[in-house]
RNA sequence: CUGCGGGAGAGACUAUUUUAGCGCCGAAGGAGCAACCGCCCUCGGAAACUUUCAGGCAAAAGGACCGCAG
Numbered sequence: 001c002u003g004c005g006g007g008a009g010a011g012a013c014u015a016u017u018u019u020a021g022c023g024c025c026g027a028a029g030g031a032g033c034a035a036c037c038g039c040c041c042u043c044g045g046a047a048a049c050u051u052u053c054a055g056g057c058a059a060a061a062g063g064a065c066c067g068c069a070g
Base pairs, nucleotide, nucleotide: 001070002069003068004067005066006065011022013021014020015019023057024056025055029053030051031050032049036045037044038043
């Protein structure tokens, strides 16, 4: 990296015509802090934390992460 399986949270609200409003969610991505790590520094890598910019709030889709196989 590929395939398969598992995979949460929050309004199937209101308006009216697919976009706004209000209320919410954090586990795509982005950004921030900086625990931590490296060759321990002046340099580099950095989160499941923070933020909600994006994304999401019936189902579907997506989905960090975990397991198995190649």